[in-house]
Molecule: transfer RNA
Organism: Candidatus Portnoybacteria bacterium CG02_land_8_20_14_3_00_45_8
RNA sequence: GGCCCCUUCGUCUAACGGUUAGGACGCCGCGCUUUCAAUGCGGCAAUAGGGGUUCGACUCCCCUAGGGGCUA
Numbered sequence: 001g002g003c004c005c006c007u008u009c010g011u012c013u014a015a016c017g018g019u020u021a022g023g024a025c026g027c028c029g030c031g032c033u034u035u036c037a038a039u040g041c042g043g044c045a046a047u048a049g050g051g052g053u054u055c056g057a058c059u060c061c062c063c064u065a066g067g068g069g070c071u072a
Base pairs, nucleotide, nucleotide: 001071002070003069004068005067006066007065010025011024012023013022018055027043028042029041030040031039048064049063050062051061052060
């Protein structure tokens, strides 16, 4: 250099093109407890960036960035 794959809450992980973008752990608050732990309830928090296709994009296409692999 060429080709291929990946990128979603702090972490891990879901989501036939039509979901309020869900779950677990974590964090915060409340309850329970003399206190802590455990446990129950509630809450915060995400689609790598840009553009395009579409009535509608996490999902399809292009470019860019980062990471990984194969090849010379």